[in-house]
Formats: sequence, structure tokens, C1' cells
RNA sequence: GGUCGCGUGGCGCAGCGGGAGCGCAGGUGCCUUACAAGCACAAGGUCGGGGGUUCAAAUCCCUCCGCGACCA
Repeated sequence: GGUCGCGUGGCGCAGCGGGAGCGCAGGUGCCUUACAAGCACAAGGUCGGGGGUUCAAAUCCCUCCGCGACCA
């Protein structure tokens, strides 16, 4: 330098153009003599940045940034 993949709560990941979700962690309550486990509830997101297409974009297109793999 080229090709491809990935980027979504603190962490690990889902998410056929129309509800942003799951698990874990953390918080509160219940349970227990107490802790753990279990149960319930709530909170937590500029969907990497910018632009475009569209009535509507995490999703499609372009570009940039970061990470990784391969080739040279």
C1' cells in the first nucleotide's frame, strides 16, 4: 500500500428500512439470624464521527477514524 471483517449501555453480544434489546456486572427491595444463591423492580445508549438516499436509517450508499485478519 491492497482486500476483507468488526465498532450497539460498564463488559460480552443480538438486532429481515418502521418497537434499541438479551446476558453478566452495578443499584433498590423481598427472602435469610447473617451471607451466598434465588425472586421482583428500576436505572443505564450521541448505535465510532460526518454526509447522502428514503415518508422513515443501528440497518442501504459515500467518506473519515479506531481495532483485527490476510496479501504484498
The RNA shown here (transfer RNA) has 72 nucleotides and comes from Adlercreutzia caecimuris B7. The same sequence occurs in records of 2 taxa. RNAcentral holds the sequence, with entries from Rfam. Rfam family: tRNA. By type it is a transfer RNA.